Background: The prediction has a mean pLDDT of 79. Bacterial RNase P class A from Thiohalospira sp., 354 nucleotides, folded computationally. A source record names the gene rnpB. It matches the Rfam family "Bacterial RNase P class A". It is annotated as a ribozyme. RNAcentral holds the sequence, with entries from ENA.
RNA sequence: GAAGUCGGCCGGACAGCCGCUGUGCGUAAAGGCGCAUGGAGGAAAGUCCGGGCUCCACAGGGCAGGGUGCCAGGUAACGCCUGGGCGGCGCGAGCCGACGGAAAGUGCCACAGAGAAGAGACCGCCCAAGCGCCCCGCGGGGCGCCGGUAAGGGUGAAACGGUGCGGUAAGAGCGCACCGCGUCGGCGGCAACGUCGGCGGCACGGCAAACCCCACCCGGAGCAAGGCCGAAUAGGGGGGCAGACGGUGUGGCCCGCAUCCGCCCCCGGGUAGGCCGCUCGAGGCGUGCGGCGACGCACGUCCCAGACGAAUGACUGUCCACGACAGAACCCGGCUUAACGACCGGCUCCCCCU
Numbered sequence: 001g002a003a004g005u006c007g008g009c010c011g012g013a014c015a016g017c018c019g020c021u022g023u024g025c026g027u028a029a030a031g032g033c034g035c036a037u038g039g040a041g042g043a044a045a046g047u048c049c050g051g052g053c054u055c056c057a058c059a060g061g062g063c064a065g066g067g068u069g070c071c072a073g074g075u076a077a078c079g080c081c082u083g084g085g086c087g088g089c090g091c092g093a094g095c096c097g098a099c100g101g102a103a104a105g106u107g108c109c110a111c112a113g114a115g116a117a118g119a120g121a122c123c124g125c126c127c128a129a130g131c132g133c134c135c136c137g138c139g140g141g142g143c144g145c146c147g148g149u150a151a152g153g154g155u156g157a158a159a160c161g162g163u164g165c166g167g168u169a170a171g172a173g174c175g176c177a178c179c180g181c182g183u184c185g186g187c188g189g190c191a192a193c194g195u196c197g198g199c200g201g202c203a204c205g206g207c208a209a210a211c212c213c214c215a216c217c218c219g220g221a222g223c224a225a226g227g228c229c230g231a232a233u234a235g236g237g238g239g240g241c242a243g244a245c246g247g248u249g250u251g252g253c254c255c256g257c258a259u260c261c262g263c264c265c266c267c268g269g270g271u272a273g274g275c276c277g278c279u280c281g282a283g284g285c286g287u288g289c290g291g292c293g294a295c296g297c298a299c300g301u302c303c304c305a306g307a308c309g310a311a312u313g314a315c316u317g318u319c320c321a322c323g324a325c326a327g328a329a330c331c332c333g334g335c336u337u338a339a340c341g342a343c344c345g346g347c348u349c350c351c352c353c354u
Stems, first nucleotide, its partner, number of pairs: 001350001003348006010341001012319005018313001020039008041325001045336002048334005053222004065218005070084005085099001086097004100213002105211002107207003122153002124149003130145006161179006180202001181200008226276004236267006246260005283302008320323001
C1' cells in the first nucleotide's frame, strides 16, 4: 500500500422562530396563562422464544400434549450468551452446524440396477477338481457343460469396510501391514472428548426435519390483566307510613285480615364517567476487584417519554459527505428481520521499502 476478518460506536450539524406534550411552582373559575424542566430506537418493528407483574386454578404423583437435545458454565429465565469438544469451509484471522439414540422395536430407501440389507451376478474373470468333444509332436493345448468368483466394468444419492502386499485356477479379511470400525484397559480432562496399548477379521448401510426410545423443562389467561371511587334512569333487597281510593284472595254479603299498587328512608350490585396499575428498573454511567469469557460483587454517581384521539412537528438561515430503515402504549432479557453511510480498534493474508 492492498485485500479480508472480528468487535465497538454514531446515525445530519448549528442558530432563530412558531407549536405539541409529561412534571414542578405560581396564578386561578379552568385541562387557561406564565416560568422552569423532561420528551422515541438501534432496531421502538415481527410478536418468534424467555421472565417479571396481575387474576384464576392447584396436596402429591402419573397419563395425554408441547418444547428442548454434544459438554461445562452464565442468567430471574430462555430455543439466548460465553468457553470448550466434534464435524465442515477457508492459505489464514475466522466462519457455519436440529450435533442424544439406528446392536429396543416398527417402518421407509423413488428412478435406474443382477442386487437397496442378514442381498446379488448383467457384462466380465476362472476351468484347479468332475463330465463330454476336438487337436496333438503324447509333454500338453482348445471349446463346452456342471460350476467357482465378486478383483474390474456397469446402475444408483447410497452396493455389505478402504489402500497395498502376499495368496489363488480366478478371486475373496483367505493371510498380513496401515487406516477405519467394534471392544477392553491405562493415561489426560469436571465433562463432551482426546490419546496410547491389547484384543476382534468385521459383526454394525442410510433416514429419528418417519413413528418411536431416552434425558430434562412446561398449569391457564393476559394491562381490554387487575384494583378503587361511582351517578342519572331502570331494576333488586330490607324497614317504616298509609291502609283513605282502586285491584286480587278469604267470604253468601258488609266489616275485618292478607297482599299488590302508593309515599319515605336505608342497603347492595352493575352501567356512564373518573382514578390507580404507569414507569426507580434483573436501570444507566464511572472506578476497583474476581473470572479466559459470558457475567458477578463492592463503592460512587445520575433520574432518563409515560400518553388515552394518544405529544416529540413545521418554517427560515448557514454548512457538509445531502442524511437509510423506521415512531414508544405494562415492563424487562433475547432472537430474527429492515437499513444511505461515518468513525475507532484488534487480528490475518499478500505486495513493496528499510